[in-house]
RNA sequence: GAGAAGGGCAAACCGCCGGCGACGACGGGACGCAAAGCUCCGGGCCUCCUCGAUGUCGGGAGGGAGGCGGCCGCGCUGCCGAA
Numbered sequence: 001g002a003g004a005a006g007g008g009c010a011a012a013c014c015g016c017c018g019g020c021g022a023c024g025a026c027g028g029g030a031c032g033c034a035a036a037g038c039u040c041c042g043g044g045c046c047u048c049c050u051c052g053a054u055g056u057c058g059g060g061a062g063g064g065a066g067g068c069g070g071c072c073g074c075g076c077u078g079c080c081g082a083a
């Protein structure tokens, strides 16, 4: 970062499996992506559990355990070489 080249990844949805769930693996399928490659270090969002005392109920804060890297940032790695 292109009016290139060789390519790469794969949203929604569907099938199937795992999970309480967010969601994930595999197969199909392409909305898109110059890092849509990797990592929860920071932020954000999502799920589950917990929640004393006070006469009871409900809710909130707080706490714990997870998920999303295609929400963003930081970090590391990678192909090409026009303006």
Base pairs, nucleotide, nucleotide: 001080008033009032013028014027015026017024018023031070037076038075041073042072043071044068045067046066047065048064049063050062